RNAcentral holds the full RNA, with entries from SILVA. Predicted 3D model of a 560-nucleotide part of an RNA (small-subunit ribosomal RNA, 5' domain) from a metagenome. Rfam family: Bacterial small subunit ribosomal RNA. Its family is annotated with ribosome and structural constituent of ribosome in the Gene Ontology.

Context: one part of a larger RNA
RNA sequence: GAACGAACGUUGGCGGCGUGGAUUAGGCAUGCAAGUCGAACGAGAAUCUGUGUGUUCAAUCCUUCGGGAGAGAACAUGCAGAGGAGAGUGGCGAAAGGGUGAGGAACGCGUGGGUAAUCUGCCUUCAAGUUGGGGAUAACUCUUCGAAAGAGGGGCUAAUACCGAAUGUGGUCGCCCGACGCAUGUCGGGAUGAUUAAAGGUGGGGAUCUUUUUUGGACCUGCCGCUUGUCGAGGAACCCGCGCCCCAUCAGCUUGUUGGUGAGGUAACGGCUCACCAAGGCUUACGGGUAGCUGGUCUGAGAGGAUGGUCAGCCACACUGGGACUGAGACACUGCCCAGACUCCUACGGGAGGCUGCAGUCGAGGAUCAUUCGCAAUGCGCGAAAGCGUGACGAUGCGACGCCGCGUGGAGGAUGAAGGCCUUCGGGUUGUAAACUCCUGUCAUUGGGGGGCAAGCGCGGGGGUGUUAACACCACCCUUGUUUGAUAGUACCCAAAGAGGAAGUCACGGCUAACUCUGUGCCAGCAGCCGCGGUAAUACAGAGGUGGCGAACGUUGUUC
Numbered sequence: 001g002a003a004c005g006a007a008c009g010u011u012g013g014c015g016g017c018g019u020g021g022a023u024u025a026g027g028c029a030u031g032c033a034a035g036u037c038g039a040a041c042g043a044g045a046a047u048c049u050g051u052g053u054g055u056u057c058a059a060u061c062c063u064u065c066g067g068g069a070g071a072g073a074a075c076a077u078g079c080a081g082a083g084g085a086g087a088g089u090g091g092c093g094a095a096a097g098g099g100u101g102a103g104g105a106a107c108g109c110g111u112g113g114g115u116a117a118u119c120u121g122c123c124u125u126c127a128a129g130u131u132g133g134g135g136a137u138a139a140c141u142c143u144u145c146g147a148a149a150g151a152g153g154g155g156c157u158a159a160u161a162c163c164g165a166a167u168g169u170g171g172u173c174g175c176c177c178g179a180c181g182c183a184u185g186u187c188g189g190g191a192u193g194a195u196u197a198a199a200g201g202u203g204g205g206g207a208u209c210u211u212u213u214u215u216g217g218a219c220c221u222g223c224c225g226c227u228u229g230u231c232g233a234g235g236a237a238c239c240c241g242c243g244c245c246c247c248a249u250c251a252g253c254u255u256g257u258u259g260g261u262g263a264g265g266u267a268a269c270g271g272c273u274c275a276c277c278a279a280g281g282c283u284u285a286c287g288g289g290u291a292g293c294u295g296g297u298c299u300g301a302g303a304g305g306a307u308g309g310u311c312a313g314c315c316a317c318a319c320u321g322g323g324a325c326u327g328a329g330a331c332a333c334u335g336c337c338c339a340g341a342c343u344c345c346u347a348c349g350g351g352a353g354g355c356u357g358c359a360g361u362c363g364a365g366g367a368u369c370a371u372u373c374g375c376a377a378u379g380c381g382c383g384a385a386a387g388c389g390u391g392a393c394g395a396u397g398c399g400a401c402g403c404c405g406c407g408u409g410g411a412g413g414a415u416g417a418a419g420g421c422c423u424u425c426g427g428g429u430u431g432u433a434a435a436c437u438c439c440u441g442u443c444a445u446u447g448g449g450g451g452g453c454a455a456g457c458g459c460g461g462g463g464g465u466g467u468u469a470a471c472a473c474c475a476c477c478c479u480u481g482u483u484u485g486a487u488a489g490u491a492c493c494c495a496a497a498g499a500g501g502a503a504g505u506c507a508c509g510g511c512u513a514a515c516u517c518u519g520u521g522c523c524a525g526c527a528g529c530c531g532c533g534g535u536a537a538u539a540c541a542g543a544g545g546u547g548g549c550g551a552a553c554g555u556u557g558u559u560c
Stems, first nucleotide, its partner, number of pairs: 001560004006556005013406006019399002026362003030359003035092003040089002047082011060069003099317003108244008118236003123232001126229005131165001133163002140155006170196004175190006200224006208218003245289003252282003257279008292314004296307004319340005342353004370396001372395003378392001379390004409439004419430004443501001445496005458482009504549005509530003515544005525532002
């Protein structure tokens, strides 16, 4: 000199863009952060409509004055329909997104390769199929136990839930042949044997058949699914070369250890695991300390040094330790089980919980924000879609924490006013500075106008193409109308008024730009280094003046 996720002191007008728990991976009240699908399925509350019955009331009419009939109303209840809440079965998602850096010196990361040793839901290409049956179970209902959390029993019921059977284009295993290669082998073809699938839902329709008819079914057909295989895309897994901090006051380490055979296990290779056999294997190993890695960032002319916050990629973790289940994918942050510590509830028998998600709170600390708004945009999940959800995200707020921009006025104005300070008492300086005159209107203030982020999806009308038996339906394209804004009446524009509301801070002995007076008297104090202060201190303290930077200035810390 430059830099910072900074902190502290003094001061503080506005805006834009960034950025903000670095310490206790300490403990957490409260709210929210993962749902969605009724076009997979049964059941169905509130409410409404129709209708039947009962009770109460009742305009009006009749009356022998005792009463009777009774439109209509309210309530209760039965049946049917509409409705669709809240649960339940089932599917997909919940393995993404979001947070943190504790651990880990490792194929963890980076880079370059390999898999002839692999897996892959949704998406995509192509091929083939989607036949015919069965038994349950939740919800519901009845009931038992329990303080609760919850659990058990009896009965009924559905499915794209579950289970046999059929078929086998195919796949897998075995057999034969061929081609090729990188060693184990890979790829292609053939015949036969074994084994191996499936589920429906929702639209439309002219004949024909069936049906009690509106209708439904058979039949034809569109779309979404389901099953088997195949190509890909994206994703994941494993292996290898090289690189990645300090300590030798760590010199030897190792028994599943190193290799083989066989078996098990895995998606897959492998001591990954096991049995047996051999006796090997490594050496800056082993041990200790520290640390997430990288793209990058800071500095520097560079070489290098330091660093890894925000953003992006990868890894690891989710109260601590261990474990598996489900699933295409987890050994799973807001899933499960066990153990432990802690907190809470309890009827003392037993239960509940996990902010290293967004806000917020306590603690510790020199130190780090709102318990805000919205799904309008972008993206993600589900859904045929409308849509729903989303503390991702988009926004606003707070903090001079950083960078950048703008302003705090401009021009004229000398008798060089007053005041301050200095003085050799003549004057000098503050100083065109002020006053005063003439202007301007950025920002702030007030009042009007007022975007862009909105593209669409969907729905309605018209036209075309495809599909099809079809002018239905459906899909796509063109066109037209309509609908969607949190920020926010914000940005921006116009007008009004008026210099009005907006300057500090550090230094002034040398390094180093900037000097005098007063006070103090080795005291009080200053100080980055040299050093100042013991009676005229340009070095302490105050004042005037001057210099630097300026909404900041200085100090401290850290790095180069």